[in-house]
Context: one part of a larger RNA
RNA sequence: ACGCUGGCGGAGCGCUCACACUUGGCAAGUCCGAGCGGUACAGGUCCAGCUUGCUGGAUGCUGACGAGCGGCGGACGGGUGAGUAAUGCAUAGGAAUCUACCCAGUCGUGGGGGAUAACCUGGGGAAACCCAGGCUAAUACCGCAUACGUCCUACGGGAGAAGGCGGGGGCUCUUCGGACCUCGCGCGAUUGGAUGAGCCUAUGUCGGAUUAGCUGGUUGGUGGGGUAACGGCUCACCAAGGCGACGAUCCGUAGCUGGUCUGAGAGGAUGAUCAGCCACACUGGGACUGAGACACGGCCCAGACUCCUACGGGAGGCAGCAGUGGGGAAUAUUGGACAAUGGGCGAAAGCCUGAUCCAGCCAUGCCGCGUGUGUGAAGAAGGCUUUCGGGUUGUAAAGCACUUUCAGUGGGGAAGAAGGCUUGCCGGCCAAUACCCGGCAAGAGCGACAUCACCCACAGAAGAAGCACCGGCUAACUCCGUGCCAGCAGCCGCGGUAAUACGGAGGGUGCAAGCGUUAAUC
Numbered sequence: 001a002c003g004c005u006g007g008c009g010g011a012g013c014g015c016u017c018a019c020a021c022u023u024g025g026c027a028a029g030u031c032c033g034a035g036c037g038g039u040a041c042a043g044g045u046c047c048a049g050c051u052u053g054c055u056g057g058a059u060g061c062u063g064a065c066g067a068g069c070g071g072c073g074g075a076c077g078g079g080u081g082a083g084u085a086a087u088g089c090a091u092a093g094g095a096a097u098c099u100a101c102c103c104a105g106u107c108g109u110g111g112g113g114g115a116u117a118a119c120c121u122g123g124g125g126a127a128a129c130c131c132a133g134g135c136u137a138a139u140a141c142c143g144c145a146u147a148c149g150u151c152c153u154a155c156g157g158g159a160g161a162a163g164g165c166g167g168g169g170g171c172u173c174u175u176c177g178g179a180c181c182u183c184g185c186g187c188g189a190u191u192g193g194a195u196g197a198g199c200c201u202a203u204g205u206c207g208g209a210u211u212a213g214c215u216g217g218u219u220g221g222u223g224g225g226g227u228a229a230c231g232g233c234u235c236a237c238c239a240a241g242g243c244g245a246c247g248a249u250c251c252g253u254a255g256c257u258g259g260u261c262u263g264a265g266a267g268g269a270u271g272a273u274c275a276g277c278c279a280c281a282c283u284g285g286g287a288c289u290g291a292g293a294c295a296c297g298g299c300c301c302a303g304a305c306u307c308c309u310a311c312g313g314g315a316g317g318c319a320g321c322a323g324u325g326g327g328g329a330a331u332a333u334u335g336g337a338c339a340a341u342g343g344g345c346g347a348a349a350g351c352c353u354g355a356u357c358c359a360g361c362c363a364u365g366c367c368g369c370g371u372g373u374g375u376g377a378a379g380a381a382g383g384c385u386u387u388c389g390g391g392u393u394g395u396a397a398a399g400c401a402c403u404u405u406c407a408g409u410g411g412g413g414a415a416g417a418a419g420g421c422u423u424g425c426c427g428g429c430c431a432a433u434a435c436c437c438g439g440c441a442a443g444a445g446c447g448a449c450a451u452c453a454c455c456c457a458c459a460g461a462a463g464a465a466g467c468a469c470c471g472g473c474u475a476a477c478u479c480c481g482u483g484c485c486a487g488c489a490g491c492c493g494c495g496g497u498a499a500u501a502c503g504g505a506g507g508g509u510g511c512a513a514g515c516g517u518u519a520a521u522c
Base pairs, nucleotide, nucleotide: 001517002516003515004514007369008368009367010366012364014361015327019325020324021323025321026320029072030071031070035069036068038065039064041063042062043061044059045058046057047056048055049054050053079280080279081278088205089204090203091202092201093200094199097197098196102193103192104191105190106189107188108187109186110144112142113141119134120133121132122131123130124129150159151158152157164185165184166183167182168181169180172179173178206252207251208250213243214242215241218240219239220238221237222236223235224234225233255277256276257275258274259270260269261268262267282303283302284301285300286299305316306315307314308313333359335358336357337356341355342353343352344351345350372402373401374400375399382393383392384391385390406463408458409457410456411455412454416449421443422442423441424440425439426438427437428436466511467510468509469508470507471492472491473490477506478505479504480503481502487494488493
């Protein structure tokens, strides 16, 4: 997987074609003020018009925030196993490296400038979208100054930074914006750590010799370039090397490991789930950005395919979660929730999260429970059989006495919740009884699962047994039918008129919510 059958629960698992995915859904966002200019939305205030409750306009004043600039994250998490026999993996080592966020240390955060989106105007286009002109901001961008560390150096010297934002505030100043002080978050330079990653070496890692020679950046050197870094990594020149029966090269097959299955072990087979590593993301190639990619849900080019089109041109990539078609012996829901764990962003509240946690489906495997218990010989009836006396089904049933697991109905009912928020007290910081941070106490609210688990009550044996086999191997035998027919069969073999071997029945044996068959492996 298939056939027959099927009561409940627990914890698991669940495409073969890396085939194609239409219309639609979701899977990567977040930071609205605590980076920025703002206001598409709602409310308030003011003004105007009047059909006196509507319309229009102004105002960022409030809630909040569409779109935009900017920051961080989209390199994680999730999927798949195509490729790869070694640029991989496993184990043990190594030196010539980088590392955003995080931790610790040291030193800074001064003064300027020019743009640009949004917006407005105009234009092009069927659309996707695009072009031109004008205005504006920044933690966007670019100089200047300074340089404890840092980098380069011919040791004379030379080079390179930064960005602000928010809370609170007594004295002093004030153009009434603030300066200034303080706290918090940021930013720059640099050292060390942590984490992650890149690189190198050794050993191990399937079959084929009906594959015996392979190799030209090939092997090494010098020099230039390049990289975060060593290196023919790349280039010029020079030398002629390098690998190979201890199996090179070529061909076939294959992701590798911890493990898993089996076995007394040695081994053999295997690599689902879970965990580590690798590779891939429609097919092939390429770089950009960035701390990190040559990037599954980013970009560019080519190709195949699909879709839209006004025929000029555009759009797409489920090997994410569900789902569809196809293929196949065969594998599930277009479910719920962010309550927990974890991740991204954020000062936080919080937002997002098909990761995850749960639920649904499937006896697909494993484990547990139930389908009653005791008594009951007139050994009832019926069935089967018989030598017609009986035997057997069989204490089995009925009857009598009980029990109520599970399922059903009703009621009760934890844990999974820790944190965060508000208030108060104490401590730290500080010029400060303010702000901020920490600790303690109190309070309100937050559970998808969940009509949960679990407990109690109620009623009634009430709702719950099948499948294969019975010649030997191999536990289990008779009757009827059939007559080398129909058929059985894993092997030996049964069947041609008394078949324990075919088909049915009665009886029995073995397993049991499963039992058989088929295939594979030990």